A computed fold for an 80-nucleotide RNA from a Campylobacteraceae bacterium, annotated as c-di-GMP-I riboswitch aptamer. Taxonomically the source falls in Campylobacteraceae (Bacteria, Campylobacterota, Epsilonproteobacteria, Campylobacterales). Its mean pLDDT, the model's own confidence on a scale to 100, is 80. The sequence was found by an Rfam model in a public genome assembly.
RNA sequence: AGUAUAUAUGGCCAAACUCGUCGUGAGGCGGGGACGGAAAGCCACGGGUCUUUGUCGUAAAAGAUAGCCGGGUUGCCUCU
Numbered sequence: 001a002g003u004a005u006a007u008a009u010g011g012c013c014a015a016a017c018u019c020g021u022c023g024u025g026a027g028g029c030g031g032g033g034a035c036g037g038a039a040a041g042c043c044a045c046g047g048g049u050c051u052u053u054g055u056c057g058u059a060a061a062a063g064a065u066a067g068c069c070g071g072g073u074u075g076c077c078u079c080u
Base pairs, nucleotide, nucleotide: 002080012037013036017032018031019030020029021028022027035067041073042072043071045070046069047068048065049064050063051062052061053060
């Protein structure tokens, strides 16, 4: 660096719900908890969805979501 097949160590993360806390809010953080995950590690670049402002309506602006999708990037294990 690459192809195919197979297997797999030690483990890891953590939904809903709940308690506390921050936030106008979506939601975030910490504890409990485990639906699931092979990147459910990280990044808001593109799209989607959600929130706030705004508007006759649209547009627009700000924010959230990485466990919505794509993309970028990093890591662990096995074989050659």